Description
Transfer RNA from Bacteroidetes bacterium ADurb.Bin035, 74 nucleotides, folded computationally. The sequence is in RNAcentral, with records from ENA.

């Protein structure tokens, strides 16, 4: 400096042919237990890295920036 991969909840990761975003794990509240743990029930928690385009409609397409990483070059 080029080229490919990532970038989604705290956290690790899903997401199909574009149609309004999950799940483990952590947290919390309850049950249950002499009382931690477990184990069962529910609830929080997202501007999908960011700024634009396309479309009725964008996590998904396009473009440009930032951050990682990986390979080449110097």
């Nucleotide at each position: 400096u080029g080229u490919g991969c990532c970038u989604u909840a705290a956290c690790u990761c899903a997401g199909u042919u574009g149609g309004u975003a999950g799940a483990g794990u952590a947290u919390c509240u309850g049950a249950c237990u002499u009382u931690u743990a477990a184990u069962c029930a529910g609830a929080g928690a997202g501007u999908c890295a960011u700024g634009g385009g396309u479309u009725c409609g964008a996590g998904u397409c396009c473009c440009a920036u930032a951050g990682g990483u990986a390979c080449a070059a110097c």

Overview:
The organism belongs to Bacteroidota, within Bacteria. It matches the Rfam family "tRNA". By type it is a transfer RNA.